[in-house]
RNA sequence: UUUUCGGAGAGUUUGAUCCUGGCUCAGGACAAACGCUGGCGGAAUGUAUUAGGCAUGCAAGUCGAACGAGCCUUCGGGCUAGUGGCGAACGGGUGAGUAACACGUGGGUAACCUGCCUCGUAGUGGGGAAUAACUCGCUGAAAGGCGAGCUAAUACCGCAUAACACCCUCGGUGAGAAUCCGAGUGGUAAAAGCUUUAUGCGCUAUGAGAGGGGCCCGCGGCCGAUUAGCUUGUUGGUGGGGUAACUGCCUACCAAGGCGACGAUCGGUAGCUGGUCUGAGAGGAUGGUCAGCCACACGGGGACUGAGAUACGGCCCCGACUCCUACGGGAGGCAGCAGCUAAGAAUCUUGCGCAAUGGGCGAAAGCCUGACGCAGCAAUUCCGCGUGGGGGACGAAGGCCCUCGGGUCGUAAACCCCUUUUGUGAGGGAAGAAGUUCUGACGGUACCUCACGAAUAAGACACGGCUAACUACGUGCCAGCAGCCGCGGUAAUACGUAGGUGUCGAGCGUUGUCCGGAUUUAUUGGGCGUAAAGAGCACGCAGGCGGCUUGCCAAGUUCGACGUGAAAUCUCCCGGCUCAACUGGGAGGGUGCCCCGAAAACUGGCAGGCUUGAGGCAGGGAGAGGGAUGUGGAAUUCCCGGUGUAGUGGUGAAAUGCGUAGAUAUCGGGAGGAACACCAGUGGCGAAAGCGGCAUCCUGGCCCUGUCCUGACGCUCAGGUGCGAAAGCGUGGGUAGCAAACGGGAUUAGAUACCCCGGUAGUCCACGCCGUAAACGAUGUAGACUAGGUGUUGGUGGAGUAAAAUCCAUCAGUGCCGCAGCAAACGCGAUAAGUCUACCGCCUGGGGAGUACGGCCGCAAGGUUAAAACUCAAAGGAAUUGACGGGGCCCCGCACAAGCAGCGGAGCGUGUGGUUUAAUUCGAUGCUACACGAAGAACCUUACCAGGGUUUGACAUAUAAGUGGUAGGGAAGGGAAACCGGACCGACCCUUCGGGGAGCUUAUACAGGUGCUGCAUGGCUGUCGUCAGCUCGUGUCGUGAGAUGUUCGGUUAAGUCCGCUAACGAGCGCAACCCUCGCUGUGUGUUACAAGUGUCACACGGUACUGCCGGUCUUAAACCGGAGGAAGGUGGGGAUGACGUCAAGUCAGCAUGGCCUUUAUAUCCUGGGCUACACACACGCUACAAUGGGUAGGGACAAUUGGUUGCGAAACCGCGAGGUGGAGCCAAUCCGUAAAAACUACCCUCAGUUCAGAUUGCAGGCUGCAACUCGCCUGCAUGAAGUCGGAGUUGCUAGUAACCGCAGGUCAGCUAUACUGCGGUGAAUACGUUUCCGGGGCUUGUACACACCGCCCGUCACGUCAUGGGAGCUGGUAACACCUGAAGCCGGUAGCUUAACCCGUAAGGGAGGGCGCUGUCGAAGGUGGGGCUGGUGACUGGGACGAAGUCGUAACAAGGUAGGAGUACCGGAAGGUGCGCCUGGAUCACCUCCUUU
Repeated sequence: UUUUCGGAGAGUUUGAUCCUGGCUCAGGACAAACGCUGGCGGAAUGUAUUAGGCAUGCAAGUCGAACGAGCCUUCGGGCUAGUGGCGAACGGGUGAGUAACACGUGGGUAACCUGCCUCGUAGUGGGGAAUAACUCGCUGAAAGGCGAGCUAAUACCGCAUAACACCCUCGGUGAGAAUCCGAGUGGUAAAAGCUUUAUGCGCUAUGAGAGGGGCCCGCGGCCGAUUAGCUUGUUGGUGGGGUAACUGCCUACCAAGGCGACGAUCGGUAGCUGGUCUGAGAGGAUGGUCAGCCACACGGGGACUGAGAUACGGCCCCGACUCCUACGGGAGGCAGCAGCUAAGAAUCUUGCGCAAUGGGCGAAAGCCUGACGCAGCAAUUCCGCGUGGGGGACGAAGGCCCUCGGGUCGUAAACCCCUUUUGUGAGGGAAGAAGUUCUGACGGUACCUCACGAAUAAGACACGGCUAACUACGUGCCAGCAGCCGCGGUAAUACGUAGGUGUCGAGCGUUGUCCGGAUUUAUUGGGCGUAAAGAGCACGCAGGCGGCUUGCCAAGUUCGACGUGAAAUCUCCCGGCUCAACUGGGAGGGUGCCCCGAAAACUGGCAGGCUUGAGGCAGGGAGAGGGAUGUGGAAUUCCCGGUGUAGUGGUGAAAUGCGUAGAUAUCGGGAGGAACACCAGUGGCGAAAGCGGCAUCCUGGCCCUGUCCUGACGCUCAGGUGCGAAAGCGUGGGUAGCAAACGGGAUUAGAUACCCCGGUAGUCCACGCCGUAAACGAUGUAGACUAGGUGUUGGUGGAGUAAAAUCCAUCAGUGCCGCAGCAAACGCGAUAAGUCUACCGCCUGGGGAGUACGGCCGCAAGGUUAAAACUCAAAGGAAUUGACGGGGCCCCGCACAAGCAGCGGAGCGUGUGGUUUAAUUCGAUGCUACACGAAGAACCUUACCAGGGUUUGACAUAUAAGUGGUAGGGAAGGGAAACCGGACCGACCCUUCGGGGAGCUUAUACAGGUGCUGCAUGGCUGUCGUCAGCUCGUGUCGUGAGAUGUUCGGUUAAGUCCGCUAACGAGCGCAACCCUCGCUGUGUGUUACAAGUGUCACACGGUACUGCCGGUCUUAAACCGGAGGAAGGUGGGGAUGACGUCAAGUCAGCAUGGCCUUUAUAUCCUGGGCUACACACACGCUACAAUGGGUAGGGACAAUUGGUUGCGAAACCGCGAGGUGGAGCCAAUCCGUAAAAACUACCCUCAGUUCAGAUUGCAGGCUGCAACUCGCCUGCAUGAAGUCGGAGUUGCUAGUAACCGCAGGUCAGCUAUACUGCGGUGAAUACGUUUCCGGGGCUUGUACACACCGCCCGUCACGUCAUGGGAGCUGGUAACACCUGAAGCCGGUAGCUUAACCCGUAAGGGAGGGCGCUGUCGAAGGUGGGGCUGGUGACUGGGACGAAGUCGUAACAAGGUAGGAGUACCGGAAGGUGCGCCUGGAUCACCUCCUUU
């Protein structure tokens, strides 16, 4: 420089954030299956499960040119059982077994074999004896068998011949020779013929080749150590045997070896490979089809034949199973092709053909071939094609949605034009044949042509996010969905349906499995302070790693080259089927292994040198380092004695306890044990655990200085070994104090605790165990490098001093701060958590569980090693914002305190709960419901109940029709009323004079609903709170959530203001602006007084701003005091309520979505109810009396405010309520209107009263259609409780509380003692902020975030699930011991038997063989005790999970006793307590160090 290839993330823990970490998804693949759907063609694939069992047919025969015989014959010949030859060891199937030289790869064979085939060499002479078939006889149900007789061969047997073959001997090559090569006197072994008469086919011996095979070796590829030791033919040797061949392959003897942490042995699983899938790759997973190898053929054993087998369609035996049987015996093996059955989610035709390719036999013709070639079935997979193309509306119908306008399906359809792949019909019609003839299963197939007609052909899934695609209805935590997060409890884009949309498309989805994403096992490519993870500490063998330098070697390493890495597959290129899938050719790749050569840097090996690592030596030094033996004083307790008397002790308060038998206290004496105050210090020493009075003895390590010696002697360390706090254990001592357990007393609902009184183990010593801790710096060891500053301990050198102090430098320790860097952050930062090196240990989501089982250790307690089922979608770290704390600090408030008056007790009024009822309508429910909605329930109101009526309706709108004595009024009569009834009376507006409007009647749409949902809403309101807060922009800091600003120092009522400040500004709040009261000016003056500079009223102004003075403070803000002023520091009061909180309240005030109702849940009427009454609470009124009550009189003083359906004067009547009356007033004019308390006079004199007034009776009045349920008022009479109120609790800080009356609204009247206002009289107290309540700010802890009314632990009870133990019961499996021992090979052989060869004329004998018998081995079987591993098991242990069970409250805040971990004891349970340990404890104080000055 060119080319090629080439890696994507998302959801889910939180209120939010960053990190850690798991779970899940999107992709690809499949021998698949299932659901819905399904037009065609091509190429592939198709029992993965029971190596379960199989009916039936076929899958290995062939040769008459080896042989005899039989049958047939057209005399050419043909067919055939048997003998004989070759084949049947190939081809085809399956994957059970096998963890092995089985497989792969590379080598070896000096240790081997090889039929048929090819090429050579030499031969093929001459004899012999049988036997099947066949015939006869016997026998059996059958399968079959037996005897006698005859016969042939390329069947069988001697003899001859013989080499270069084999044996033997010698020599050579070579590392090595019985074995290879060469030589030699010697020894040994052959044969078969047939025929078409040929250069024929065979046969024998031998050499060579090709191809095939046997054996051996290096390397490579599964899991488990909860399998650690295995092995007796085992390891080697010698002799013998055996094999084609090496070898313990076998045997006898000898030796005692061999294997193993680099994993032997044992157990589990598995055929191996080329390849296949995935992946960027490295890898991971896998081994179906095709190809190579291996193994197997009903389970097990065995040999025979043969070139080859220990033989799938051969034999023998044992076993199981099936079938036949005459019961005596027999037969069988589909893991060949089809097919059946069973199992299973699941896998095909009992097809055609040898035409092709290949195989067997044959001289050949040919025969055989379920190998193979084809066809059939299956969308099982891959590939290709089609289901039509063009035009066609401001867009049909219909569906769906709708804001009713419209939108959408949608150019989609219809309709017009065109095409014909496919389909149907017809015609033609192959290649595949090699071998000039003949031969085609497929197949009249592929293909070609013509005709017909858009004709025959579209679905599946999804639509909340991930993830492309949205609406309506139904449903209502139901039915259901779901891969994860999660949807569904009345408005579901998440369920079901529909419309629409999206994605794929003859398929689409689901399920299962594998890889990927997952850097989530990390070689590439991770981590371990707090997230999971550093062993408690050290020593140290193996192992790993190793300073500077020289030379040699060439094992590792690097480079080059040869061979191999089968074919197929893969990649690229070019071809063949119309394309593609598929397939042919070529090239590449195949990362590996072997051999040869080269290089020498690095690692390694060998040899040599060096000193800096390491060690030694010398001289100094500090120290609670260790062990042993002594010894000292203080204190506690006990004992003795003295003094002394009633208590002591203990606590929040008490009690138990001790004490008049003399305690406690105090003095003296004594005993005994344990621990060592002060010094003492983030001081020292030690590997850690740990070590503290003093002295002596023994002893380990460390530091400094010198740079003298050795010369890499080093670092780390699996296993191993040692040390190892406390508790605990064993034996023996000891025991003062303390103190688990235990006893008692308290506390408490309980108190198996915290507190108190006692108290035993134990704590102490000796010896021996145990081996664990928050054994922590939660930080392995060793080494190197990388800014500084400041303490402290021990040295050394220097400066300095009289000596010190002090200073400088340096080494070794030990602290703090901090740069760079690192880190998720917190933080670490030369004592690293920085940058690197070496080695070890450890981690891989939470729970189950540091548990079970097993092993090892232990006296025990227990320790160590260490799972799984099941279950969850999180568990977790750091930091952030809030909230909370029985955390801290600061501040405020009638919050407390200081006061005054009350409530809580009584009676009554009112409201609520509860109860009752036909109904007692509804709502409001801690503060923030309860004299609240209701500013007024006799009817009405009224919503409730009973009864009686009405149904387009009591009320609105629209349309249509009707109506003219119409609308409207309405007598008599009936009725409780509503209502029915209808005599009689009787209209209006406009008009073009036709009529129209309004009204009425009818009908249809609809009205109506105080029916539901305030958790669908609007609006309004309450509350925190008139608290001082709540935010934003820009900037800055932080990865981020966020922070800063808003913190801090002052100050304020206030985030008010000032100062400081990485912040600077701003907004909503605060304040001010508004109203009102107070002072004052001016103007006006009716109807107000009054006669004015005034009062009063109205309007408009002014005044107050910390403005002035002094002090304090930061020359600030501000505060304190003062002056002036009517008023002084917001002058009093009101209106005004930030961001938000409480799913707060209200669908019944109004509005409103949705739902429900429609002769009723609407509407009208009468009557009843809302007024009930054992009771409980809330808000009030009136009292209990003398600061009072009464009487009478007197005479006083207001301000709000209302009035024409009204207020209503004077006057008169009535005791009074009231009546008569009607002046005046639409109001500063008249009226309500008398204010009351106060003041004054008299009586009452402490009592249930001259207090108090409930209740009740009688008589009246008023309103109203109507006072029975159920009104108010008046008079007379009656005269209840109550004598100041328990625990507790409310309001109020000045014109306030308290007391006193007045008015108004609502309203016919009234239950108002309520509410809203108005004025009159008019106090007390606040030291102060410790505490209660509420709030604000800062800070701290947190496991809370629905935010402490939070979270959360354990037992118990119930249900479900998996699992451990368990008397046992019952399987599987591999071994062992003994017994029995088939077939068979091998060995022996006395009995029986025997054609060939030898001797012999023969008989007979010999050699050899067979049978029988017998020995070794030996499958299976039996017996036995064990091992390993399953199933099951009364009962039992814990575990997990499960909307609303029980008991407690352990933890999170100081969680109310700080928590935790080890250990021991105890307890319903969480847990408690003892001992030593940790901070991962809050708060306060002190010490030390650091930062700054």